[in-house]
């Protein structure tokens, strides 16, 4: 100076790709994106763009890829409780 709803344990969702080397292999090292590419991590949980379908999609770019855009606020998709905040009907009330 901006923005102000939200925090907290619990509990539950989810993804892990491309690329070089090594090595029969499991697997280990190095590169790219990214929050995260097997982490006792990371994101997300209806106020839901985590993450899944469409999709072996389309245009771009790349050494290569959901790398970027686009599809697309389409469709699906995992919470309830305390504390807190704000509202005023003052309640066992909305938000």
């Nucleotide at each position: 100076c901006c923005a102000u709803a939200g925090c907290g344990a619990c509990a539950g969702g989810g993804g892990c790709g491309c690329u070089c080397g090594g090595g029969c292999a499991a697997c280990c090292g190095g590169g790219c994106u990214g929050a995260g590419a097997a982490g006792a991590a990371c994101c997300c949980u209806u106020a839901g763009a985590a993450c899944c379908u469409g999709a072996a999609c389309c245009g771009g770019a790349u050494a290569a890829u959901g790398c970027c855009g686009g599809c697309g606020g389409a469709g699906g998709g995992a919470g309830g409780c305390g504390c807190g905040c704000g509202g005023a009907a003052g309640a066992c009330c909305c938000g």
Predicted 3D model of a 95-nucleotide RNA (TPP riboswitch aptamer (THI element)) from Paenirhodobacter hankyongi. Its Rfam family is "TPP riboswitch aptamer (THI element)". Gene Ontology term of the family: thiamine pyrophosphate binding. Taxonomically the source falls in Paenirhodobacter (Bacteria, Pseudomonadati, Pseudomonadota, Rhodobacterales). Model confidence (mean pLDDT): 76 of 100.